[in-house]
Notes
A computed fold for a 75-nucleotide RNA from Arthrobacter ruber, annotated as c-di-GMP-I riboswitch aptamer. Rfam family: c-di-GMP-I riboswitch aptamer. Rfam's curators write: GEMM was predicted in a large-scale screen for bacterial structured RNA regulatory elements. Genes associated with GEMM are involved in a diverse array of functions, including chemotaxis regulation, signal transduction, secretion and chitin. It was read from a public genome assembly, where an Rfam model found it. The coordinates come from a structure-prediction model, not an experiment, and the mean pLDDT is 90.
RNA sequence: CGUCGACAAAGGCAAACCCGGUGCGAGCCGGGGACGCAAAGCCACGGGACCCAUGCGGUCAGCCGGGCCGCCGAA
Numbered sequence: 001c002g003u004c005g006a007c008a009a010a011g012g013c014a015a016a017c018c019c020g021g022u023g024c025g026a027g028c029c030g031g032g033g034a035c036g037c038a039a040a041g042c043c044a045c046g047g048g049a050c051c052c053a054u055g056c057g058g059u060c061a062g063c064c065g066g067g068c069c070g071c072c073g074a075a
Base pairs, nucleotide, nucleotide: 004073005072012037013036017032018031019030020029021028022027035062041068042067043066045065046064047063048060049059050058051057
């Protein structure tokens, strides 16, 4: 450095559900909360799912693949 991912250490994220806000909606944002996550960090590029006011439309990165970037270091 690459692969890999410990019953390691430090730190991180936060499903369902509840409250508030927002959007026609899928959803999103904030707070609470933890089922989980080694990229559950970011990007709609391919596939997929979903929504709608059906158009140059939108949502999901915690469905899979891909791209970019990144913490730690046992075997």